This is a predicted structure of a 182-nucleotide RNA (Lysine riboswitch aptamer) from Anaerobacillus isosaccharinicus.
Its mean pLDDT, the model's own confidence on a scale to 100, is 80.
[in-house]
Order: sequence, then C1' cells, then structure tokens
RNA sequence: UGAAGUGAUAGAGGUGCAAAAACCAUUAGUACAAAUUUUGAGGAGAGUGAGCUCCGUUGAUAGUUUGGAAAGGGGAAUUUGCCGAAGUAACUUGUUACUCAUAAAACUUGUUACUGGGCCUGUAUUGAAUAAAUGCAGGACUGUCGUAUAGUUAUAAGACUAUAUGGAGGGCUAUCUUACGC
Repeated sequence: UGAAGUGAUAGAGGUGCAAAAACCAUUAGUACAAAUUUUGAGGAGAGUGAGCUCCGUUGAUAGUUUGGAAAGGGGAAUUUGCCGAAGUAACUUGUUACUCAUAAAACUUGUUACUGGGCCUGUAUUGAAUAAAUGCAGGACUGUCGUAUAGUUAUAAGACUAUAUGGAGGGCUAUCUUACGC
C1' cells in the first nucleotide's frame, strides 16, 4: 500500500426490546365469609374415568340478604439492563395437584431451526375479555448492504442524494489487531 480474511472494542435502526416495584381499569359484585322462619342429600380433593380420603339431616347443594377479594393478563409514565435486544416452534431435564390412566396446563434445563424492526388488515390458538400475546397470510413504512439508472461535487476514481430492484442480524458502520500479496 492492495483487496479482503482472523480476533477484539465501541456504536446505529426507533411508536426499538425486556425486566422491576408503586398506581389505575378490568377480572367482579366473581371466588369466599356470615345470616336465613326457603329447599332438602349430596358435595370436595386440576378436566374425564376408576380408586382412596374428607365434609354433610349438629343441614350438603341451590335460593335470598349482608359483606366482599386475589393471581395471571393489560394501561400511561418512572427506573434499570440492553440492540438476537427478544420472541416462537420441535425435541428434551426437572417440578407442580391424594393414587393410577388419559388428553392437556404452568414454571424450568439444554439442543436445533426460524424471525432486521415496529405498524395495519384478515384468520387460528390462548384468555373473563371486544384487551393483549403468539402462529400463518397479505399490505404499505422504515434502517442496512449489494446491483442498475439519473443528478451534485469537478469531467475521473471516490463520496453524497433520489428512484427501482434484490438479500439478511453469524448482518451493517467505525477504530484497533493479526494473517496474505506487492
């Protein structure tokens, strides 16, 4: 010095991602508690089935009256940590409720794969929910890099802007380091 490899550090995208406590709405006049001159034999232990245990004519269940939550999920702001931030799917480790079986649920360990990001619409699942989340499909928007065209700098390399098109975060930008060639 060349083009582009190795490793490290620091950054960018923006209605950016996640977590925490307090507050607020909802859950809900629900669960639950008490009373009852009402009713009168069942009820509970995660759905279903079987077993086992417990409560119950000293009143189960249901009704009425009075009182009346919480967790998860959500909202706007604050604080903190960050930019595969994070999320999802499959398989997998362990735990959870009396025992077994069965279909599931919640949290958790690890592996693999996918997604640049947020938004809107439709649909499916979860959910108390019309909230919200996630999956799938579509739509523009946005950041980044490659290619092409046009313009500016100045006529060139290069740089910047605009348009079109394509790709993905193991990416992109900046700095340093080291290997290779001259």
RNAcentral holds the sequence, with entries from Rfam and Ribocentre. RNAcentral records the identical sequence in 2 taxa. Rfam family: Lysine riboswitch aptamer. Gene Ontology term of the family: lysine biosynthetic process. About the family: Riboswitches are metabolite binding domains within certain messenger RNAs that serve as precision sensors for their corresponding targets. Allosteric rearrangement of mRNA structure is mediated by ligand binding, and this results in modulation of gene expression. This family includes riboswitches that sense lysine in a number of genes involved in lysine metabolism, including lysC.